Background: Bacterial RNase P class A from a Myxococcales bacterium, 426 nucleotides, folded computationally. Model confidence (mean pLDDT): 76 of 100. Rfam family: Bacterial RNase P class A. Gene Ontology terms of the family: ribonuclease P activity, dimeric ribonuclease P complex and tRNA processing. It is annotated as a ribozyme. The source organism's lineage runs through Bacteria, Pseudomonadati, Myxococcota, Myxococcia and Myxococcales.
RNA sequence: GCAGCCGGUGAAGCGAUCGCUGGUGUGCGCAAACACACGGGAGGAAAGUCCGGGCUCCAAAGGGCAGGGUGCCGGCUAACGGCCGGUCGGGGUGACCCGAAGGAAAGUGCCACAGAAAACAGACCGCCCCUCCCUCGGCGGGAUCGGGAUGACUCGGGGGACUUUAACCGACGAUCCUGAGCUUGUCGAAGGAAGGGUAAGGGUGAAACGGUGCGGUAAGAGCGCACCGGACUUCCGGUGACGGAGGUCGCACGGCAAACCCCACUUGGAGCAAGAUCGAAUAGGAGCGCCGACGAAAGUCGGCCGAAGUGGCCCGCUUCGCAGUCUCCGGGUAAGGUCGCUUGAGCCGCGCGGCAACGCACGGCCUAGAGGAAUGAUCGCUGCCGCUUCGGCGGAACAGAACCCGGCUUACGGCCGGCUGCGAUG
Repeated sequence: GCAGCCGGUGAAGCGAUCGCUGGUGUGCGCAAACACACGGGAGGAAAGUCCGGGCUCCAAAGGGCAGGGUGCCGGCUAACGGCCGGUCGGGGUGACCCGAAGGAAAGUGCCACAGAAAACAGACCGCCCCUCCCUCGGCGGGAUCGGGAUGACUCGGGGGACUUUAACCGACGAUCCUGAGCUUGUCGAAGGAAGGGUAAGGGUGAAACGGUGCGGUAAGAGCGCACCGGACUUCCGGUGACGGAGGUCGCACGGCAAACCCCACUUGGAGCAAGAUCGAAUAGGAGCGCCGACGAAAGUCGGCCGAAGUGGCCCGCUUCGCAGUCUCCGGGUAAGGUCGCUUGAGCCGCGCGGCAACGCACGGCCUAGAGGAAUGAUCGCUGCCGCUUCGGCGGAACAGAACCCGGCUUACGGCCGGCUGCGAUG
C1' cells in the first nucleotide's frame, strides 16, 4: 500500500433571527379565544410488527382433548425463538465466521432421473473357473476289422529287402528318411455358447452395504494382517454437552423427522378502538322459571332449566331470572369530554462480584406525550471528510414517536482501535 476480520463510538457543536407544538405562569376576561414570559419537544434504528414481557378485560386463567411453539450443554433474564460462555460439526491460507445441533435400534412412509442394483441388496461391462462348438498352432498315434481287385492312413520324392511272427503285409517298392493331405488324442491360443464364482476395477447416481496398503486367491473378498474410521465396554477428566486412554468385536439395521410420528419442555383468549369514568341521546323485541331442604314469615341454601359472557371443542366458572334505575338482543348518540399516558424490568456516574451476559450497593437526574397532523427553516463561526493553483470550493447517509419495555431482523453513512493475509522497502 492492497484485500479482509472483529470490536467500540457518535448521529456534528455553539450562537442569532423567524416559525410550529403542547405545558406552566401572568395579563384581559364569566368562559373560550388572544397576547407576553419561562422552560420542554424523535431514533439507533422511532421501521418491519417477527418473538417475549408488563398493563387492561374476560375465573387475578382452572381441568381434559385437539392445535401451536421450542429442541447440543451450562448460565443470564420479568420473559423469550434473545444474550453470554462452552461442546460438537462445517467453511476460510488466516484474523475469524456459520449451524433448523433431540430421536432413523418404537412404528408408518419416501429415496425422482440415471443405473445391473436404492434397502429382505444386486450383477451391465470387466475379471476368473468348468463344459461344449469352431479356427489355428505344438507334440503324439493311425491296428491284424470293413470298403477301394489286393496290401500298407493316403499321395509325391529319396532309398532298396532285412527283420520277425500267434497270425498277416511288402520289388504293384514295405520297414526307414522327408514333404503334403486326411483322421484322431493331448496341450495351448483367439473367438463363440451355456452354467457358475466375484464385487478388486469401469460405469450410474445426492447417496452403492467401511477406507488405504500388504498378504492371499482361479479371480476376488475383513478371507488374514497393519493403520485410519466405527460399534460395544471399562477407567479417568468435566456440573454437563463432551473429551482422553485401555480392552473386546472384522464391522452389524444407508439417507430423509425443513415427511407423518415419538420424546422433553412450553403454550387460555383478546388487545390502549384494551379498559375506567362523566355527560348527551333513543324505534322496538324477548325473558320474568321448575323442584327440594330449613324457616312463622322475610328469606337462605342446594339441584335442574333458560339467556348472555368466557370466540377451537368439552367441562368448569361468572352474571341474571317477580316487575326493577332489572337482564339480554336490537337500535341510537357521536371522529363527545376526562382518565389510562408516561416514574420506568428508567437514564447517567462510580465502586464491588462475575471470563462474560448480568447482578448488587451508593450518589445524581426527570428527559415528547399529540387531534392522524408539532418537533422546522435561514444565516454566521467552529469541527469532520474530499479536492485544491493553499486563496478557497464542495459534501454529510438511512430515516419521523402514538400504551410501555426487552430482543431479533431490515435500511444506512461517518470516525476510532485491535487483528489477519499478501506485496514492496528499510